Overview: Predicted 3D model of a 73-nucleotide RNA (transfer RNA) from Bacteroidetes bacterium SW_11_45_7. The coordinates come from a structure-prediction model, not an experiment, and the mean pLDDT is 80.
[in-house]
RNA sequence: GGCCCCGUAGUUCAACCGGAUAGAACUGGAGCCUCCUAAGCUUCAAAUCCAGGUUCGAGUCCUGGCGGGGUCA
Numbered sequence: 001g002g003c004c005c006c007g008u009a010g011u012u013c014a015a016c017c018g019g020a021u022a023g024a025a026c027u028g029g030a031g032c033c034u035c036c037u038a039a040g041c042u043u044c045a046a047a048u049c050c051a052g053g054u055u056c057g058a059g060u061c062c063u064g065g066c067g068g069g070g071u072c073a
Stems, first nucleotide, its partner, number of pairs: 001072007010026004019056001028044005049065005
């Protein structure tokens, strides 16, 4: 340098063929419970790598970047 795959809460993963308020677990905050802690229960917060494009509608499709991995040279 060419080609292929991946990028979603702080972390690990979902989101079916493009469709409704992007969901779960763990973590974190608050509360309940308890003599206290842990556990348990309730509740809150938290994300689509960036920029364009297509579309009534994009996490999903297309283009170009950026980052990671693989492969060939």

Lineage of the source: Bacteria > Pseudomonadati > Bacteroidota. Rfam family: tRNA. It is annotated as a transfer RNA. Rfam links the family to the GO term triplet codon-amino acid adaptor activity.